[in-house]
The prediction has a mean pLDDT of 81.
Predicted 3D model of a 72-nucleotide RNA (transfer RNA) from Tribolium castaneum.

RNA sequence: GCGAUGGUGGAGUAAUGGUUAGCAUAGUUGCCUUCCAAGUAGUUGAUCCGAGUUCGAUUCUCGGCCAUCGCA
Repeated sequence: GCGAUGGUGGAGUAAUGGUUAGCAUAGUUGCCUUCCAAGUAGUUGAUCCGAGUUCGAUUCUCGGCCAUCGCA
């Protein structure tokens, strides 16, 4: 330099055009307990950046950035 894959809460992961962006974890509040842990009920928190297509984009297209892998 070229190509492939990926980027979603604090960390992990699902969603492949129509959602309230799901799950588990984490934080926090209550209950339980003599206290802690565990359990249980609620609650908080996310789509890498820009442009385009579309009635509508996490999803499709283009460019950029970053990470991993391969080739040279």
The organism belongs to Tribolium, within Eukaryota.